Background: The RNA shown here (transfer RNA) has 71 nucleotides and comes from a Nanobdellota archaeon. The organism belongs to Nanobdellota, within Archaea. RNAcentral holds the sequence, with entries from ENA. The prediction has a mean pLDDT of 81.
[in-house]
C1' cells in the first nucleotide's frame, strides 16, 4: 500500500427496513441478627459524518479504531 471482518449499556452478546433487548454491573426496596444469596424495581447504549427511504442498528458512500491476511 491492497483486501476481509468487527464496532450496540460498565462488561459479554442479541436484534436481516417499522417503538433497541437479555445477562452482568450500579442505585433503591423486600427478606435476613449482620453479610452473602434470592426476589421486586429503576438508571443507562446503535463509533463518527453524509446519502437512499414515509421510516435506517439494518442498505449505500466516506472516515476513525481494533483484529486478521497478502505484498
Nucleotide at each position: 500500500g491492497c483486501g476481509a471482518u468487527a464496532g450496540u449499556a460498565u462488561u459479554u452478546c442479541a436484534a436481516u427496513g417499522g417503538u433497541a433487548g437479555a445477562a452482568u454491573a450500579c442505585g433503591a426496596g423486600a427478606c435476613u441478627g449482620u453479610g452473602g444469596a434470592u426476589c421486586u424495581u429503576g438508571u443507562g447504549a446503535c463509533g463518527c459524518g453524509g446519502g437512499u427511504u414515509c421510516g435506517a442498528u439494518u442498505c449505500c458512500c466516506g472516515u476513525c479504531u481494533a483484529u486478521c491476511g497478502c505484498c